The RNA shown here (Glycine riboswitch aptamer) has 89 nucleotides.

[in-house]
């Protein structure tokens, strides 16, 4: 000087599923019912480790615990750019 993981910040795109009923209110609580997966967490397949018992182990799978089922918020993830920056050459 180029390359560059990782963190974390800004813009940008981002699906799914009730604008349910009841009571309270006067826009809040609560309780009932149907769904939804893509904040988070749950659960393992290979494959490791132990004499076992069992452990450790992944995803947008699964579970629906919490979230959520007009818009807005929120949103895995993806792109683009900032800061820092192991390391290579």
């Nucleotide at each position: 000087g180029a390359g560059g993981g990782a963190c974390u910040c800004u813009c940008u795109g981002g699906a799914g599923a009730a604008g349910c009923u009841c009571a309270u209110u006067u826009u809040u609580u609560g309780a009932g019912u149907g769904c939804c997966g893509a904040a988070g967490g749950u659960g393992c397949a290979a494959g490791g480790c132990g004499c076992a018992a069992g452990c450790c182990g992944a995803a947008u799978c699964u579970c629906u615990c919490a979230g959520g089922c007009a818009a807005a918020a929120g949103g895995a993830c993806a792109g683009a750019g900032g800061c820092u920056g192991a390391u290579u050459c």
The sequence was found by an Rfam model in a public genome assembly. The model forms 85% of the base pairs in the Rfam consensus.